[in-house]
Predicted 3D model of a 480-nucleotide part of an RNA (small-subunit ribosomal RNA, 5' domain) from an uncultured soil bacterium.
Model confidence (mean pLDDT): 84 of 100.
The RNAcentral record of the full RNA draws on Greengenes.

Context: one part of a larger RNA
RNA sequence: GAUGAACGCUGGCGGCGUGCCUUAGGCAUGCAAGUCGAACGGGUUCCGUAGCAAUACGGAAUCAGUGGCAGACGGGUGAGUAACGCGUAGGAAUCUACCCCUCAAUGGAGCAUAGCCAUCCGAAAGGAUGGGUAAUACUCCGUGGUCUCGCAAGAGUAUAGACCUUAACUGGUCGUUGAGGGAGGAGCCUGCGUCCUAUCAGCUAGUUGGUGGGGUAAUUGCCUACCAAGGCUUUGACGGGUAGCUGGACUGAGAGGUCGAUCAGCCACAACUGCACUGAGACACGGGCAGUACACCUACGGGUGGCAGCAACCAGGAAUAUUUGGCAAUGGACAAAAGUCUGACCAAGCGACGCCGCGUGGAGGAAGAAGGCUCUAGGGUCGUAAACUCCUUUUGAUAGUCCCUUCACAGACUAUAGAAUAAGCCUCUACUAACUACGUGCCAGAAGUCUCGGUAAUACGUAGGAGGCAAGCGUUAUCC
Numbered sequence: 001g002a003u004g005a006a007c008g009c010u011g012g013c014g015g016c017g018u019g020c021c022u023u024a025g026g027c028a029u030g031c032a033a034g035u036c037g038a039a040c041g042g043g044u045u046c047c048g049u050a051g052c053a054a055u056a057c058g059g060a061a062u063c064a065g066u067g068g069c070a071g072a073c074g075g076g077u078g079a080g081u082a083a084c085g086c087g088u089a090g091g092a093a094u095c096u097a098c099c100c101c102u103c104a105a106u107g108g109a110g111c112a113u114a115g116c117c118a119u120c121c122g123a124a125a126g127g128a129u130g131g132g133u134a135a136u137a138c139u140c141c142g143u144g145g146u147c148u149c150g151c152a153a154g155a156g157u158a159u160a161g162a163c164c165u166u167a168a169c170u171g172g173u174c175g176u177u178g179a180g181g182g183a184g185g186a187g188c189c190u191g192c193g194u195c196c197u198a199u200c201a202g203c204u205a206g207u208u209g210g211u212g213g214g215g216u217a218a219u220u221g222c223c224u225a226c227c228a229a230g231g232c233u234u235u236g237a238c239g240g241g242u243a244g245c246u247g248g249a250c251u252g253a254g255a256g257g258u259c260g261a262u263c264a265g266c267c268a269c270a271a272c273u274g275c276a277c278u279g280a281g282a283c284a285c286g287g288g289c290a291g292u293a294c295a296c297c298u299a300c301g302g303g304u305g306g307c308a309g310c311a312a313c314c315a316g317g318a319a320u321a322u323u324u325g326g327c328a329a330u331g332g333a334c335a336a337a338a339g340u341c342u343g344a345c346c347a348a349g350c351g352a353c354g355c356c357g358c359g360u361g362g363a364g365g366a367a368g369a370a371g372g373c374u375c376u377a378g379g380g381u382c383g384u385a386a387a388c389u390c391c392u393u394u395u396g397a398u399a400g401u402c403c404c405u406u407c408a409c410a411g412a413c414u415a416u417a418g419a420a421u422a423a424g425c426c427u428c429u430a431c432u433a434a435c436u437a438c439g440u441g442c443c444a445g446a447a448g449u450c451u452c453g454g455u456a457a458u459a460c461g462u463a464g465g466a467g468g469c470a471a472g473c474g475u476u477a478u479c480c
Base pairs, nucleotide, nucleotide: 001479002478003477005476006475007474008473009472012358013357014356015355016354017353018351019350020316025314026313029311030310031309034069035068036067039066040065042063043062044061045060046059047058048057049056050055076269077268078267085194086193087192088191089190090189091188094186095185096184099182100181101180102179103178104177105176106175107141108140109139110138116131117130118129119128120127121126147156148155149154161174162173163172164171195241196240197239202232203231204230207229208228209227210226211225212224213223214222244266245265246264247263248259249258250257251256271292272291273290274289275288294305295304296303297302322348324347325346326345330344331342332341333340334339361391362390363389364388371382372381373380374379397416398415399414400413401412402411424469425468426467427466428465430449431448435464436463437462438461439460445452446451
């Protein structure tokens, strides 16, 4: 000098930041991922038209379901990892939903199923059977280029409609399918760099290479059969310990040393272990399955759950905040759009935790009140300090006005009274700025170091005074 700090004493205001470093311990409750009726058929409610009514047709809202897209982003944490994990520079054997550009197509037909109805099983979670129904769900046929395979001949490969408009088969918008390109994204490979330890010296059988086969979007022992016997290592293999990496941060004249909170990029993880499904993308935090531990419900047959999301709670700890408001802004998902959702985010709340700014009044006022301390008793000092006079009103208080358009929070202005509401902490032997008195008497105590204290202590305790910093000041811890 610095800190995500803590502790002690003290504490007026504002702005901007920042706040579980410990148990990757456990979690009550609420919220954190939905959206689309312009893909689809229904249920409920309401309205309109026609009708005596039943009912029919049309419209709106809402509910669950089918279907589509999004739940792989955003948010959290740092357990693991010494590794192509990260950083940097390259590479070839790849994929890519949404977005942009170009070209082409969008013809015909069909089987189901949820919802619904009926019956049934179960404490519940949930499930079974039968009936019937729709689609941009699913299936088949046709066509098919600048697509794929192939030397060629040839073979193979797709689609779905919805809404608005028109007299119309018309025009338009959004989609769907195929092909090519782009952008952004992702996967893979390689050179170099990346902590300590030799009281770890040898390690390795899918191990190193080849061939055949399999597998992947793609290269490769990625997997497998066979063949060969290789591969790594004192330039530290293998083992052990520690650790997420980086941009950066702190310090330092620099070289360097130490660190990796907040913010940004990458990686890994989602109670622990393993696995795949769906999908353009996951082996998926708020999806699935299995095992384990824990917790909860149970009618004992069985079932449910995962805060290292935002708050909150318990525990641990020296120690770290509100079960707040809003989608107004920025960004994201869905939608043609209106819009809906968004604990991302924007705001507010709490904490002197940090940095910065402001204030606690200003001017005048005695050869100097009272009082304190001290004294050689004369004096000296606190000290222009106070009182007193004049003035000001930051902040605060009270009252009001404006802003209030899509505006959560915030903000601006005016008036009134009144110096009013606001100073502490540490130190004073030397290092080191600042000294006296009394008390104590190697006691009580101080101390970063040297040391101080045993009857004249500037070093202990108290007082007066002084020095330093100041809404802070000291101490402790850690780094340079």